[in-house]
RNA sequence: GGAGUUGGCCAGACAAUCGCUGCCGAGAAUCUCACGAUUCAGAGUGGAGGAAAGUCCGGGCUCCAUAGGGCAGAGUGCCAGGUAAUGCCUGGGCGGCGUGAGCCGACGGCUAGUGCAACAGAGAGUAAACCGCCGAACGGUGCUGCAAAGCAUGCGUGGUAAGGCUGAAACGGUGCGGUAAGAGCGCACCACGAGUCUGGUAACAGACCGGUACGGUAAACCCCACUCGGAGCAAGACCAAAUAGGAAUCCAUUGGCGCGGCCCGCGCCGGAUUCGGGUAGGUUGCUUGAGGUCUGUGGCGACGCAGAUCCCAGAUGAAUGAUUGUCCACGACAGAACCCGGCUUACCGGCUGACUCCAUCU
RNA sequence: CCGCUCGUAGCUCAGAUGGAUAGAGUACCGCCCUCCGAAGGCGGUGGUCGCGCGUUCGAAUCGCGCCGAGCGGGCCA
Repeated sequence: GGAGUUGGCCAGACAAUCGCUGCCGAGAAUCUCACGAUUCAGAGUGGAGGAAAGUCCGGGCUCCAUAGGGCAGAGUGCCAGGUAAUGCCUGGGCGGCGUGAGCCGACGGCUAGUGCAACAGAGAGUAAACCGCCGAACGGUGCUGCAAAGCAUGCGUGGUAAGGCUGAAACGGUGCGGUAAGAGCGCACCACGAGUCUGGUAACAGACCGGUACGGUAAACCCCACUCGGAGCAAGACCAAAUAGGAAUCCAUUGGCGCGGCCCGCGCCGGAUUCGGGUAGGUUGCUUGAGGUCUGUGGCGACGCAGAUCCCAGAUGAAUGAUUGUCCACGACAGAACCCGGCUUACCGGCUGACUCCAUCU
Repeated sequence: CCGCUCGUAGCUCAGAUGGAUAGAGUACCGCCCUCCGAAGGCGGUGGUCGCGCGUUCGAAUCGCGCCGAGCGGGCCA
C1' cells in the first nucleotide's frame, strides 16, 4: 500500500420564528368561610428507534383456585456455565468451509418397535447371482476299452462375490499374502466398535484391544430426557350514566359454568344461541425500571458484586411538525401505545478498536 | 391484542399419503363445419406452484424465515 475478518458507536448539524403534546405553575379570572379546585395565558422544562417493525420465543404484571393430580397435546435436543427466564448469550467439544483472522451447523436415539425408497437393475434389506470367474465331487453326454476304468466336455447339481452392469444408495476401503477361483481367510494402514486404561466437571480425546457386527431416512411415525395450567392492559380495579335485569328456541340437575381437549379435584349455581333494549363517558393500571452513566472489583467470557450519580415520551382520534437562513459527506430503513430480555427482518452511509493474508521498503 | 385460513395458467379450482412431462374447466390461437357468424368437433399456446434458505437420492407436497390477502373474537343486562 492492497485485500479481508470481527466488535463497538453515530443516524444530517447549527440558529431563528411559528405551532403540537406531558409536567410545572410566578401571574390573571371564576367558585369556596377557608384549605383548595377549574380555566386562561406562558418565566420554565421533557418529547421516538436501532430496529419503536414482525408478534417468532422468554419473563414481569393482572385475573381465573393458592395454579392442584393424571392422560392427551405442544416445544426444546452435543457439554458446561450465565440469567428473572429463554428456543437467547458466553466458553468448550465434534463436523464442515476458508491459506488465515474467522465463519457456519435442527449436533439425542434407526441395536426399542413399525414404516418408506419411484424408475432402473440379477439383487433395495438379517439381499441377490444377470454377464462373469472357478473346478471334474455327483449326474448327463461324447470318445477309448471285452471289462474295471480312463480321458474330454461347464449341459444339470455346485463353489465364489474379484471384475462388469443398474442406481442416490449394493452387508467396510486400499495394498500385500493366500486360494481351484475367491472371501477379514491372514497381515499392515484407514474406517468402525456395545471392550479396557488414562486425561477432562462433562461433551469428548488419546493409547491398547476387537476381524466387523450396526447401509440410508426420525424437518417418517415413534422412543428417551427436559420444559410448559389458561387468558391477556379491550388484563384488572373504581366512579358515573343508561335500561324492557325482556322474549323465543335448545340443553340440563348422574347437569352446567369458572376451564383452553378429556378425566379427577376445587369453587359457584343454571347455561348456550338468536331477537329486542341500553351505554359506547371519566379516573386508575401508566411508566423509577431485572433502569442509565461513571468508578472500583471477581471471572477467559457471557455476567456478577459494591459505591457514587442521573430521572430520560406517556398520548387516547392519539403529540414530536412547518417555514427561513448557513454549512457538509446532501441524509437510508422507518413512528412508542402495559413494561422488559432476546431472535428475525428492513436499512443511504460515516467514524473507530482489534486481528489476518499478500506485496514492497527499512 | 388474541386466534385461524389461504396464495398453483389471464380467471375459477384439482393435486398436499414426498416419485406425473404439474392437470381440469374457461379464456386465447389455428384447423374442420357454415353463404357468414355462434354453438359443436379436433389440435395447440400459456406455470419462478407467493419469495428465500434447508431436510431428502428426489419437494407444489416436509421444516424454518419472510411477503401478501382474507376471516373471526373481545362492553352491560
Model confidence (mean pLDDT): 77 of 100. Predicted 3D model of RNase P RNA and transfer RNA as a complex of 439 nucleotides. Rfam match: Bacterial RNase P class A. From the family's description: Ribonuclease P (RNase P) is a ubiquitous endoribonuclease, found in archaea, bacteria and eukarya as well as chloroplasts and mitochondria. Gene Ontology terms of the family: dimeric ribonuclease P complex, ribonuclease P activity and tRNA processing.